Predicted 3D model of an 84-nucleotide RNA (transfer RNA) from a Syntrophorhabdaceae bacterium. The coordinates come from a structure-prediction model, not an experiment, and the mean pLDDT is 81. Rfam family: tRNA.
RNA sequence: GCCGGAGUGGUGGAACUGGCAGACGCGCGGGACUCAAAAUCCCGUGGCCUCACGGCCGUGCGGGUUCGACCCCCGCCUCCGGCA
Numbered sequence: 001g002c003c004g005g006a007g008u009g010g011u012g013g014a015a016c017u018g019g020c021a022g023a024c025g026c027g028c029g030g031g032a033c034u035c036a037a038a039a040u041c042c043c044g045u046g047g048c049c050u051c052a053c054g055g056c057c058g059u060g061c062g063g064g065u066u067c068g069a070c071c072c073c074c075g076c077c078u079c080c081g082g083c084a
Base pairs, nucleotide, nucleotide: 001083002082003081004080005079006078007077010026011025012024019067027045028044029043030042031041032040046057047056048055049054060076061075062074063073064072
């Protein structure tokens, strides 16, 4: 230099073909149980604005296509594998 794969909350990892992003687990916060704890069970858990209802933003970064993008297209960054 060329080819291929990957990048999503604190973390692992889903989202089937473009149509509710964050399922499920771990972690964390609160509670139940216990003399106390462990284990187990229940509830909650992205950010900003709002008294609230609700709204806006958010899928590595920057653009594009589209009514609509994690998903398609272009450029770039990082990591992994292969070729030279």